The part of an RNA shown here (large-subunit ribosomal RNA, domain III) has 388 nucleotides and comes from Paenibacillus planticolens. Model confidence (mean pLDDT): 81 of 100. The full RNA is in RNAcentral, with records from ENA. Its Rfam family is "Bacterial large subunit ribosomal RNA".
Context: one part of a larger RNA
């Protein structure tokens, strides 16, 4: 220059009180306001303690500070079922052997890695500040050992069963229509509160619960049975091929939902101690209703069903068949279950952008009046008022 510009979105504060040396900024109340397909809740990725609580205030915080994602101590991340790995392949990567190649090396078979994909068993509720499908109460489920107890033991063999056969797993995309459930909303119940006396009124607030297991089943696929057989690298009682025969309904597979049960149980507005400042007060405890109509999904049945072409992964896994293996085998009851990762952020002040930056940044849920709508405008839940 200049005590100027700036102090990072015009969503907004304000009063009391309380800490404190010291208060616009910090905490508590009681009004205002902002946002709400979000500025709201859960995650992936990435960050790495920033999570909680006690203590501080140099320096970071565009003012200020008693505060704080700053400083310093202490503490917190508990799994058989949730993600991953002891399973599986896919682009693509390595690569025994081999091929090339001055030499480093390049390519590639068998294989072996490699999720964004297949496949795989826990839900509901509660819980000191920080963890919870993980701990804690109730109720399962899966595997695998395994008492009683059953089967089978030399061939009338319980039982297992390929690294082989087959099937299945398995798949685009578009539109149409139904079921049916979350949800929602209204009347009804219930408590609460209103009430100068009663009686009434009005207000508000709540009006539920799951996987398991039984049993039902909307709807969707699908012909069975039997004999024969030269294909399925060997075998087949399995697929394939063929004939007979009985059929459009039986039988099979799928399959949301709905009922009981779980549930004498959780939870539930609301009510509410005692007690000490040694440590926990709206705790502890105590608990009312839960029926009915309407509406109704982008959620599910379900890429099932019709249509279209641009013709829409693989492999384990499960089913089945023999090959074959066999003296054991299944099993009430009881037991056992390895290793990572869970804490906080997460459309952001804690990630990506030098910065407590008006920018990017994958999935998922996502309520209410009006409305065709996740436009949009006011709302609830919850969240903030953008650090002069």
């Nucleotide at each position: 220059a200049a005590g100027u510009a700036a102090c990072g979105a015009a969503a907004a504060g304000a009063u009391c009180a309380g800490u404190g040396a010291g208060a616009a900024u910090c905490u508590g109340a009681u009004c205002c306001g902002c946002c709400g397909a979000a500025a709201a809740c859960c995650u992936a990725a990435g960050g790495g303690u920033u999570c909680c609580u006690g203590a501080g205030g140099a320096a970071g915080g565009c003012u200020c500070g008693u505060c704080c994602g700053c400083u310093c101590a202490g503490g917190g991340u508990a799994a058989g079922u949730c993600g991953g790995g002891a399973c599986c392949u896919a682009a693509g990567g390595c690569g025994a052997g081999g091929c090339c190649g001055a030499a480093a090396g390049g390519c590639g078979u068998a294989g072996u890695c490699g999720a964004u994909g297949g496949a795989c068993a826990a839900c509901a509720g509660g819980u000191g500040g920080a963890a919870a499908u993980u701990c804690c109460u109730g109720u399962a489920c899966c595997a695998c050992c395994g008492u009683a107890g059953c089967c089978g033991u030399u061939a009338u063999g319980a039982g297992c069963a390929a690294u082989g056969g087959a099937g299945u797993g398995a798949c685009g995309c578009a539109g149409a229509a139904g079921g049916a459930u979350a949800g929602u909303g209204a009347c009804g119940c219930a408590g609460a509160c209103u009430g100068a006396u009663g009686g009434a009124u009005g207000u508000c607030u709540g009006u539920c619960c799951a996987a398991g297991c039984a049993g039902u089943g909307a709807g969707g696929c699908u012909g069975g049975u039997u004999a024969g057989u030269a294909g399925g690298c060997a075998a087949a009682u399995c697929c394939g091929c063929u004939a007979a025969c009985c059929g459009u309904a039986a039988g099979g597979c799928u399959g949301g939902g709905c009922u009981g049960u779980g549930a004498u149980g959780g939870g539930g507005a609301g009510g509410g101690a005692a007690a000490c400042u040694u440590u926990a007060a709206g705790u502890a405890c105590c608990g009312a209703a839960g029926g009915u109509c309407a509406u109704g999904a982008u959620u599910u049945c379900a890429c099932a069903c019709u249509g279209c072409c641009a013709a829409g992964a693989a492999a384990a896994g499960c089913u089945u068949c023999u090959a074959g293996c066999c003296a054991g085998g299944c099993g009430a009851a009881g037991g056992u279950g390895c290793c990572c990762g869970u804490a906080c952020c997460g459309c952001a002040a804690a990630c990506c952008g030098a910065c407590a930056c008006a920018g990017g940044u994958g999935g998922g849920u996502g309520a209410g009046a009006a409305g065709a709508g996740a436009a949009u405008u006011c709302u609830a839940a919850g969240g903030c008022g953008c650090g002069c």